This is a predicted structure of a 107-nucleotide RNA (Glycine riboswitch aptamer) from a Chloroflexota bacterium. Rfam family: Glycine riboswitch aptamer. From the family's description: This family represents the bacterial glycine riboswitch. Taxonomically the source falls in Chloroflexota (Bacteria, Bacillati).
RNA sequence: GAUACCUAAAGAAGAGAGAUUUCGUCGAGAGACGAAACGCCGAAGGGGCAAGCGACAGGAUUGCCAGCCUGCGUGAAACUCUCAGGCAAAAGGAUUCUUGGGUUCAA
Numbered sequence: 001g002a003u004a005c006c007u008a009a010a011g012a013a014g015a016g017a018g019a020u021u022u023c024g025u026c027g028a029g030a031g032a033c034g035a036a037a038c039g040c041c042g043a044a045g046g047g048g049c050a051a052g053c054g055a056c057a058g059g060a061u062u063g064c065c066a067g068c069c070u071g072c073g074u075g076a077a078a079c080u081c082u083c084a085g086g087c088a089a090a091a092g093g094a095u096u097c098u099u100g101g102g103u104u105c106a107a
Stems, first nucleotide, its partner, number of pairs: 001105002004103004009099005018038001020037007039087003045083001046081003052074003056071004
């Protein structure tokens, strides 16, 4: 110097969905916590899969290879599932930007 990669380093931005109902505890109260019921959300985390690829297995054909069919393996997400998490505020929050640190590369 590059900005390729990493980072629960810092700052900023950051969506969706019931301030639902019942019961219990604490509390002067507002409210907080726990359990249950029904209804929802997708952007912590986690699971699933397409094309393609495969030096794999089997089948048809065949002298053999390649090619073909089936199976198996591998295979992404902001797609999908809704296990987990969440559904006023707060907290959390994928992702984006800035700065810093580290790795790597070049001089």